């Protein structure tokens, strides 16, 4: 050096959590790298750290060390951005805010009489009454009893020598209890009745007369004061999501070196 066959070794690897700790399955990141059986109220091991079976590849693109990059995680940072939810209202933030006060302004009423100050009446509430509406009675009209309701009683019956007399259906009035309709008048009952009346109460406001007074009043916008009120700002806590920085672990890649045995050419 070349070929044959074995070996050690590989056949995924990492993170964070748990866990005395290693390591698995479960979460998550690379990524694409056997099979079976075990396993999160756990399964198995003991710094030699998954156990048990079985299968390929096998000394080098595949194994093992270092270095370089460098996906992702995990921790912290009163550091920056955003974003939610809770509190303050004593912040010269804000307000379609209230109440008062003022030089002015606009507007509006005002000697056809203002503020105010007396009064009268009305809306308001209770009582009575009237009327008016709706309901019922009552009253009028009509039907309405084969008999057990009244009057009259054909025919018949029934007493009687006769003369009269009884009783009584049927028909005809007319009534009762009912039934159906309804004018006026009377009665009672209700009210979201009424430009009504009479009598009383309440009386802050509206709205009207009157009497005294004798020129201002009422509203707005502005200003001060003082109170209200919190949806955005501002304060104060409590999360959330990105980013920056610290430490940490770290696959994937690339580079650099390193590693057997037997045999036969």
């Nucleotide at each position: 050096u070349c070929g044959u066959g074995c070996u050690a070794g590989a056949u995924g690897g990492g993170g964070a959590g748990a866990c005395a700790g290693c390591g698995g399955u479960g979460c998550c990141c690379u990524g694409u790298a056997c099979c079976c059986g075990c396993a999160a109220u756990c399964c198995g091991c003991u710094a030699u750290a998954g156990c048990g079976g079985g299968a390929u590849c096998g000394a080098a693109u595949c194994c093992c060390c270092g270095c370089u990059c460098g996906a992702g995680g995990c921790u912290c940072u009163g550091c920056u951005c955003u974003u939610u939810c809770c509190g303050g209202g004593a912040c010269u933030g804000u307000c379609u805010u209230c109440u008062g006060u003022c030089c002015a302004u606009c507007g509006g009423u005002u000697a056809u009489g203002a503020a105010c100050a007396c009064u009268g009446g009305g809306u308001c509430c209770u009582g009575c009454g009237c009327g008016g509406c709706a309901g019922a009675a009552c009253g009028c009209u009509a039907u309405g009893a084969a008999c057990c309701c009244c009057g009259u009683c054909a025919g018949g019956u029934c007493c009687g020598g006769a003369a009269g007399g009884a009783a009584g259906c049927a028909g005809c009035g007319g009534u009762a209890a009912a039934u159906a309709g309804u004018a006026a008048a009377u009665u009672c009952u209700g009210g979201g009745u009424g430009c009504c009346g009479c009598a009383g109460g309440a009386g802050c406001a509206c709205c009207u007369g009157g009497u005294g007074g004798g020129a201002g009043c009422c509203g707005g916008c502005g200003u001060c004061a003082g109170g209200g009120a919190u949806a955005a700002g501002c304060c104060g806590g409590a999360g959330g999501g990105g980013g920056a920085g610290u430490g940490u672990c770290g696959a994937c890649a690339g580079u650099g070196g390193g590693u057997g045995c037997a045999c036969g050419g």
Record summary: The RNA shown here (Bacterial large signal recognition particle RNA) has 265 nucleotides and comes from a Chloroflexota bacterium. Its Rfam family is "Bacterial large signal recognition particle RNA". Rfam classes the family as a non-coding RNA gene. Lineage of the source: Bacteria > Bacillati > Chloroflexota.